[in-house]
Model confidence (mean pLDDT): 79 of 100.
Glycine riboswitch aptamer from Bradyrhizobium sp. S69, 99 nucleotides, folded computationally.
The sequence was found by an Rfam model in a public genome assembly.
The organism belongs to Bradyrhizobium, within Bacteria.
């Protein structure tokens, strides 16, 4: 010097599930029969791309050890909104590698 790659940040995209039932608690409308919003309880179904965990392809310094977007659903989600998000593009640092 551009380019590859790693690790960390900054911008921009980002998915998936029940406005479920059940009673209670506030608040509000009414025809006083109920009805709607919130919040937390328990129930039951569901999601998986944070975290964990289990198997492997595969790789290695092959005793033994890394290992997913594959599976599990502990935890955690599960109207909008918000927050998280694997991944992707991109900018900026640092290192490594090559001409």
């Nucleotide at each position: 010097u551009a380019a590859g790659g790693u690790a960390a940040u900054g911008c921009g995209g980002g998915a998936g599930a029940g406005a479920u039932c059940g009673a209670g608690a506030u608040g509000c409308c009414c025809u006083c029969g109920g009805g709607c919003a919130u919040c937390g309880c328990g129930g039951c179904g569901c999601c998986g791309a944070c975290g964990g965990a289990g198997c492997a392809a595969c790789c290695g310094c092959c005793c033994c050890g890394g290992a997913a977007a594959c599976u599990c659903u502990c935890a955690g989600g599960c109207a909008u909104c918000a927050a998280g998000a694997a991944c992707c593009g991109u900018g900026u640092u640092a290192c490594c590698u090559g001409g």